[in-house]
RNA sequence: GAUAUGAAAAGGCAAACUUAGUGAAAGCUAAGGACGCAAAACUAGGGUCUAAGGCGAUUGAUCGAUUCGCUAUGGCAGCCGAGUUACCAAA
Numbered sequence: 001g002a003u004a005u006g007a008a009a010a011g012g013c014a015a016a017c018u019u020a021g022u023g024a025a026a027g028c029u030a031a032g033g034a035c036g037c038a039a040a041a042c043u044a045g046g047g048u049c050u051a052a053g054g055c056g057a058u059u060g061a062u063c064g065a066u067u068c069g070c071u072a073u074g075g076c077a078g079c080c081g082a083g084u085u086a087c088c089a090a091a
Base pairs, nucleotide, nucleotide: 005089006088012037013036017032018031019030020029021028022027035078041084042083043082045080046079047076048075049074053071054070055069056068057067
């Protein structure tokens, strides 16, 4: 120095929940808060959440309204797998 690995210490992230803001919603952001995390960093293939808008159905003479189904161009990444990058360091 490389690979594998995760003892110790430093530093890091931050679930639930609470408050405020934001959004149609799912969520997100900030502050508080720590269940956990050695990639709980980034990307987003599978998966999954939501359905404003759109399409179809329902009803109906038509429009409108109601209800239902499908749909991501909206999200999650601390569900699985992959790619890329990275801090410290004993045996």